[in-house]
The prediction has a mean pLDDT of 82. A computed fold for a 72-nucleotide RNA from Gekko kuhli, annotated as transfer RNA.

């Protein structure tokens, strides 16, 4: 320098055009003599950034940035 993959709550990941979810973690309640486990609930993300297409974009297109990988 060129090709490919990936970017979504604190972490790991879903989500193939119609107002974004799960597990773990955190907080609260119940359960216990207490802890752990278990049960119930809550908070937490305008989806890397910018632009475009569309009535409508996490999703399609372009560019940029970051990470991983292959080739040279």
């Nucleotide at each position: 320098g060129g090709g490919g993959a990936c970017g979504u709550g604190g972490c790991u990941c879903a989500g193939u055009g119609g107002u974004a979810g799960a597990g773990c973690a955190u907080c609260u309640c119940c359960u216990u003599g207490g802890c752990a486990u278990g049960c119930a609930g809550a908070a937490g993300g305008u989806c890397c950034c910018a632009g475009g297409u569309u009535c409508a974009a996490c999703c399609c297109c372009u560019g940029u940035c970051a990470u991983c990988u292959c080739c040279a």
Its Rfam family is "tRNA". By type it is a transfer RNA. Rfam's curators write: Transfer RNA (tRNA) molecules are approximately 80 nucleotides in length. Gene Ontology term of the family: triplet codon-amino acid adaptor activity. RNAcentral holds the sequence, with entries from ENA. NCBI's taxonomy places the organism under Eukaryota, Euteleostomi, Lepidosauria, Gekkota, Gekko.